[in-house]
RNA sequence: GACGAACGCUGGCGGCGUGCCUAACACAUGCAAGUCGAGCGAGGAGAGAGUGCUUGCACUCAAACCUAGCGGCGGACGGGUGAGUAACACGUGGGUAAUCUGGCUCAAUGAGGGGGAUAGCCUUCCGAAAGGAAGAUUAAUACCGCAUAAAAUUGCUUUGUCGCAUGGCAGAGUAAUCAAAGAUUUAUUGCAUUGAGAUGAGCCCGCGGCGCAUUAGCUAGUUGGUAAGGUAAUGGCUUACCAAGGCGACGAUGCGUAGCCGACCUGAGAGGGUGAUCGGCCACAUUGGAACUGAGACACGGUCCAGACUCCUACGGGAGGCAGCAGUGGGGAAUAUUGCACAAUGGAGGAAACUCUGAUGCAGCAACGCCGCGUGAGUGAAGAAGGUUUUCGGAUCGUAAAGCUCUUUGAUGGGGGAAGAAAACAGACAGUACCCCAAAAACAAGCCACGGCUAACUACGUGCCAGCAGCCGCGGUAAUACGUAGGUGGCGAGCGUUGUCCGGAAUUACUGGGCGUAAAGGAUGCGUAGGUGGAUAUAUAAGUGAGAUGUGAAAUACCCAGGCUCAACCUGGGGGGUGCAUUUCAAACUGUAUGUCUAGAGUGCAGGAGAGGAAAGUGGAAUUCCUAGUGUAGCGGUGAAAUGCGUAGAUAUUAGGAAGAACACCAGUGGCGAAGGCGACUUUCUGGACUGUAACUGACACUGAGGCAUGAAAGCGUGGGGAGCAAACAGGAUUAGAUACCCUGGUAGUCCACGCCGUAAACGAUGGGUACUAGGUGUGGGAGGUAUCGACCCCUUCCGUGCCGUCGUUAACACAAUAAGUACCCCGCCUGGGGAGUACGAACGCAAGUUUACAACUCAAAGGAAUUGACGGGGGCCCGCACAAGCAGCGGAGCAUGUGGUUUAAUUCGAAGCAACGCGAAGAACCUUACCUAGACUUGACAUCCUCUGAAUUACCUGUAACAAGGGAAGCCUUUCGGGGCAGAGAGACAGGUGGUGCAUGGUUGUCGUCAGCUCGUGUCGUGAGAUGUUGGGUUAAGUCCCGCAACGAGCGCAACCCCUAUAAUUAGUUGCUACCAGUAAGAUGAGCACUCUAAUGAGACUGCCUGGGUUAACCAGGAGGAAGGUGGGGAUGACGUCAAAUCAUCAUGCCCCUUAUGUCUAGGGCUACACACGUGCUACAAUGGUGAAUACAAAGAGAAGCAAGACCGCGAGGUGGAGCAAAACUCAAAAAUUCAUCUCAGUUCGGAUUGUAGGCUGAAACUCGCCUACAUGAAGCUGGAGUUGCUAGUAAUCGCGAAUCAGCAUGUCGCGGUGAAUACGUUCCCGGGCCUUGUACACACCGCCCGUCACACCAUGAGAGUUGGCAAUACCCGAAGUCCGUGAGGUAACCGUAAGGAGCCAGCGGCCGAAGGUAGGGUUAGCGAUUGGGGUG
Repeated sequence: GACGAACGCUGGCGGCGUGCCUAACACAUGCAAGUCGAGCGAGGAGAGAGUGCUUGCACUCAAACCUAGCGGCGGACGGGUGAGUAACACGUGGGUAAUCUGGCUCAAUGAGGGGGAUAGCCUUCCGAAAGGAAGAUUAAUACCGCAUAAAAUUGCUUUGUCGCAUGGCAGAGUAAUCAAAGAUUUAUUGCAUUGAGAUGAGCCCGCGGCGCAUUAGCUAGUUGGUAAGGUAAUGGCUUACCAAGGCGACGAUGCGUAGCCGACCUGAGAGGGUGAUCGGCCACAUUGGAACUGAGACACGGUCCAGACUCCUACGGGAGGCAGCAGUGGGGAAUAUUGCACAAUGGAGGAAACUCUGAUGCAGCAACGCCGCGUGAGUGAAGAAGGUUUUCGGAUCGUAAAGCUCUUUGAUGGGGGAAGAAAACAGACAGUACCCCAAAAACAAGCCACGGCUAACUACGUGCCAGCAGCCGCGGUAAUACGUAGGUGGCGAGCGUUGUCCGGAAUUACUGGGCGUAAAGGAUGCGUAGGUGGAUAUAUAAGUGAGAUGUGAAAUACCCAGGCUCAACCUGGGGGGUGCAUUUCAAACUGUAUGUCUAGAGUGCAGGAGAGGAAAGUGGAAUUCCUAGUGUAGCGGUGAAAUGCGUAGAUAUUAGGAAGAACACCAGUGGCGAAGGCGACUUUCUGGACUGUAACUGACACUGAGGCAUGAAAGCGUGGGGAGCAAACAGGAUUAGAUACCCUGGUAGUCCACGCCGUAAACGAUGGGUACUAGGUGUGGGAGGUAUCGACCCCUUCCGUGCCGUCGUUAACACAAUAAGUACCCCGCCUGGGGAGUACGAACGCAAGUUUACAACUCAAAGGAAUUGACGGGGGCCCGCACAAGCAGCGGAGCAUGUGGUUUAAUUCGAAGCAACGCGAAGAACCUUACCUAGACUUGACAUCCUCUGAAUUACCUGUAACAAGGGAAGCCUUUCGGGGCAGAGAGACAGGUGGUGCAUGGUUGUCGUCAGCUCGUGUCGUGAGAUGUUGGGUUAAGUCCCGCAACGAGCGCAACCCCUAUAAUUAGUUGCUACCAGUAAGAUGAGCACUCUAAUGAGACUGCCUGGGUUAACCAGGAGGAAGGUGGGGAUGACGUCAAAUCAUCAUGCCCCUUAUGUCUAGGGCUACACACGUGCUACAAUGGUGAAUACAAAGAGAAGCAAGACCGCGAGGUGGAGCAAAACUCAAAAAUUCAUCUCAGUUCGGAUUGUAGGCUGAAACUCGCCUACAUGAAGCUGGAGUUGCUAGUAAUCGCGAAUCAGCAUGUCGCGGUGAAUACGUUCCCGGGCCUUGUACACACCGCCCGUCACACCAUGAGAGUUGGCAAUACCCGAAGUCCGUGAGGUAACCGUAAGGAGCCAGCGGCCGAAGGUAGGGUUAGCGAUUGGGGUG
């Protein structure tokens, strides 16, 4: 885009079309084929007329009319359907010299004279009916002889002429045979014969159009001939005889499916699909068979028979055929009225009038389709109301509505009113189309969609639910995707959905594809058919090209006109119609025929190369075994071992012997072969290639469906052989296991002969042949040339075999004269993944199995190449306390602290590998506090706004656990005089929430990691993703720097700039310092500022200098000088990003939730629990120590609700008291390490837990639940398993000091100094990281991906004992109707005969064939089937 459609929602009108696609299922009822009296006899009724007369009777004549029957024509057309049919059925073009043709047209001729019957009618009889029988009688355009007749037919003779063959046509002669019908009468018409025409039909032929080869062989009247029969006619159409043919890979036969065409739909076309309506042809008429009649049928509304079914019946017997028009039932998703009329067009009959006509013309039903029209038009901003939404300002529906001004198509009412009808009559449609008038905007809009494809977005609800979905996909609490609403988009009397076909799809590729890696080259050769084929000449004209003729029906389609108001629709004209046939011409190319040629191909001759093949023979090394000797305890084997062998003498070694198999070095991207493959040497036989030559043949060629042959390894059969190796198997190890990898053994097999198998990643994943298209460089085999004494070398050329590479090709990778380039020829193969190289069938095979080879079902991918990452028990380079080398620990004990778990009314919450766990918490007795229990409050503890009231506010007392509650004294502030501050009361807006979501967020932080990386612009390369830069060579702590380079630059990071520290200088000297002078108990004081120190400034270090190395580089090594040397040491500083990392409980914040509570207040309790587990610490286990005594040197800090000295009291914690100090001044403050003495290795003079008693301090308060002191008590613990942590120098270790938080509470945290080591060979390994490279089936990125069994559910499918059907055939039996043949003794009007009788015909009987039916064994196909096999999905 289309539709004979259906379904859902909706529905105003008209025109033109269309309407059982399914059950060729069954049919009630009515109608659909009759007509002719001008063919015939008869009957009925009879206008009218006449006669008789008893005037209503009889008789006669009779127009017009009706009818059963005989007869004629029609019924073979028209109408329906598509079951069958794969066929000369259809289409197209021919043939008929092999034919027929009623009615029609034209022409010629004729029609004489006879005969016998029979329906009807009448009578009788049978039957329920349908129907039938007998007798008598009658007519014809019914029937039958005779006559006449050739221009008819047939036989014979003969002449001319024509044809592709048989043969035809025309003429002459002769013989035989055959005709007729009348009617009406004015005209006319009918009949008979012949010829011609037209129309229609039959038969034959060429070509064309479905699937399956898992259908490969079919055929007995089959193929042909002769003869006969039959037919309108040819013919095995039929029969007899003879021959053995005919068809088939160019697809016979079989099976399945199907009416064919003009055309219709689609498509740019070529094609693909379809075969409704309209038209042509065919076939069929309940199923099967058969003939009759006829011009025509084997006959839809005829006959006979058989079957099934239905109906009637008196049970004896009969009737029927809607796939005609309506209609009914049924089936189905689904398809209409039991209408009107013959007015028109056409048909049948008739002389005609006319009759008949469900053909046809019309109407009815259906949005089923196409086309047209309408549902109003203009104006109208307060942008109304209302809806939706909102950032609350607005926006939008929206000029939309209302309002105002108009119009009236359709619908309605009224009036008129056709054409269709060619002289007259006659209109179903139809009171229709159309015209006029009237009234009123009045009666007339929906459907689908809105995530992308694809035009159109918001809100609410829902919360992986409900649901959507064509594909991708959407939905798990902010859904433009579900549902609803508003809005928007599209189409519009329709709109969506479903189904089918074409297109897009170059996705079956003729036009117009491919096969190295995506699916796809056969394992290889030889060769049949076939396809294709060198040069030249002549002929021909099959192909080819051109012209002409015929045909290619009409309708349709296209173009131009015309008619319905337009359109759809209809009409006229034109052109085209790729095709077929006939004919003429051309001769380039192809073909064919003939001749010639040598470039292809082959032969000959001369050479050399080679693991080419087959057979026979020979050889040495090695291995194993046997024998003997020597010799002794091990050997062997592995990562390490063990099994195994060995004192019965192994291994080792020497000598001899046996056996089988394989052939080291040479050996080489070297050689040979078609491939598989071929490797010691010799001989014999043998194939092929190559080079040179140019003697011979003269296209002999290439490819190759089938076919034939060859074909690794494994395997199979028979017979040998068997050293080594070695599936299976055994044992030993390894392992969680180890039916493996490793080891010790070991059988088939490996070897030989013969025969099978026929497959491999049989690979170059690349079929064969020919020709052409830059080069360079190896190598193997030849030939030629130059040169040489010669061998090389060098040049040219042919054949092979490699690498690199230009053009070109390719999706890229890559290929590139050995093409995957450019062309031609031939073969094979492919068409999404899985199912599946499977099932079934077939062929082959001894088997294993091989070859050929589906479908159902299922998925939306599977796959290729390349890119960027990530990863690797891949590689290279490098770094880091990463390992190693060391030191000290942790893990064991006790305690502290945090976490888990458990418990609890609550044990608030968060943090979870590194990167949670002395973390948030720089400090939970109350408070904190978020938790629990209990009790209270409700505009609230806190903020803003409004109103009112009040002095506010408050000491004190009672009272409560507390807030409450009560008592009670004193008693406002400010002011611009509006008010404000404060308290109470009230109403609502609101407050409040440590409630949820860190996966809605901001901010902040951790981590990789202070790792050296992360990017950009322009350019270039690539189809692209991307690459380059950023890689490479060096170097560095560093993407630090240098060099090189299709890159050139730049940014964020690195470094530097900042702070502390190490040096000296300058400046400044108080609260600091004291060398000199004075002086003291004391730098206490005078004095001084040199020193120390303090704190400000600048300086200093930059590979600057030297030597060597390095690319005259960067840089590195060493050195000098220097306080410091190569970023001097430390800190701050954290790129792009990763982890949906952490935090809604610091804070902020969207959404959700609570609102007399999830908010607020108060008391008490809890966060401090305790079978247990883990992390981090402290103290120890002791002598490098404990205890006692003595005694020196720090740094950095803090201090007013504070630090607190001296003095006194207390064993002590501490107390009394208070000088000094807002600090270089006073205080905390004592530093500890150190020295001496003692203890002497023990659960101790170690260790200090635990517990008791008595105290101290802080604080309303120390029970739950603080710290300290004294005395007493004196637990575990004797250096810690597996494992694991920190540290490279002023570091580890060790020793103390201070601060923050803080009323009090530190073993924690953050700082400070004192003493002060050991070790680093080095980068193999563990961990982490960086760069380059490589592989990848990973990309949520290895914590990835993913395979198979098993269990469960569902689905389709194979096998299956069998069972139930269908279909086609075969053999036989039976054999209806019927044609034909025979017979015909029975019957018999026409003719012959005087007669007898005959001719002819018929019944009957017999025979061939013959439908249905039966029997039998097979074939094929489908359904079901216990059980079973694999497959798919979850």
Predicted 3D model of a 1434-nucleotide RNA (small-subunit ribosomal RNA) from an uncultured Clostridiaceae bacterium. The RNAcentral record of the sequence draws on ENA, Greengenes and SILVA. Model confidence (mean pLDDT): 83 of 100.